[in-house]
RNA sequence: GCCCGGCUAGCUCAGUCAGUAGAGCGUGAGACUCUUAACUUCAGGGUUGUGGGUUCAAGCCCCAUGUUGGGUG
Numbered sequence: 001g002c003c004c005g006g007c008u009a010g011c012u013c014a015g016u017c018a019g020u021a022g023a024g025c026g027u028g029a030g031a032c033u034c035u036u037a038a039c040u041u042c043a044g045g046g047u048u049g050u051g052g053g054u055u056c057a058a059g060c061c062c063c064a065u066g067u068u069g070g071g072u073g
Stems, first nucleotide, its partner, number of pairs: 001072007010025004019056001027043004049065005
């Protein structure tokens, strides 16, 4: 240089044919317990890497770009 993949909650990751975003862990609170842990219930937490475009509507499609990993000469 060329080719391919990842980027979504604090972390690890889902998200189907575009229809307005979730799980586990963690965090906070409650219940339970003599107390802690475990178990259990609830809650908070998101500019979907960035900027544009298409569309009634974009995490998803298109363009540019950043970052990271792999392959190749």

This is a predicted structure of a 73-nucleotide RNA (transfer RNA) from Ailuropoda melanoleuca. The sequence is in RNAcentral, with records from Rfam. Model confidence (mean pLDDT): 81 of 100. Its Rfam family is "tRNA". It is annotated as a transfer RNA.